[in-house]
Parts: sequence; structure tokens; C1' cells
RNA sequence: GCGGGCAUAGCUCAAUGGUAGAGUACCGGCUUCCCAAGCCGGGUGUUGUGGGUUCGAGUCCCAUUGCCCGCU
Repeated sequence: GCGGGCAUAGCUCAAUGGUAGAGUACCGGCUUCCCAAGCCGGGUGUUGUGGGUUCGAGUCCCAUUGCCCGCU
């Protein structure tokens, strides 16, 4: 230099172009003399960034940043 993959909640990961979810962690409550465990409730989010297409984009297109892999 060329090609490919990944980027979504604190973490690990889902989501067929049609209201972004799960587990865990966290917070509140119940229970307990206290803690832990258990049970109930709460999603806490600028889907890396900037544009485009579309009535509608996490998803499709372009550019760009970071990381990983391959080729040279």
C1' cells in the first nucleotide's frame, strides 16, 4: 500500500428496514439481629464518528477513526 472482519447498556453478547433486548453487574424494595444467598421491581443507551438512501436505518450505501486477520 491492497483486501477482509469487528465496534450496540459498566462487562459479555442479541436484534428480518418498523417502539433497541437478554445474561451479568449496578440501584431500590422484601426477607435477616447483621452480612451473604434468595425473591420482587428498575434499562441506566448520541448502536465508534460524519454524511447519504428511505415514510422509517443498529440493519442498506459512501467516507472516516480504533482494533484484529490476510496479502504485498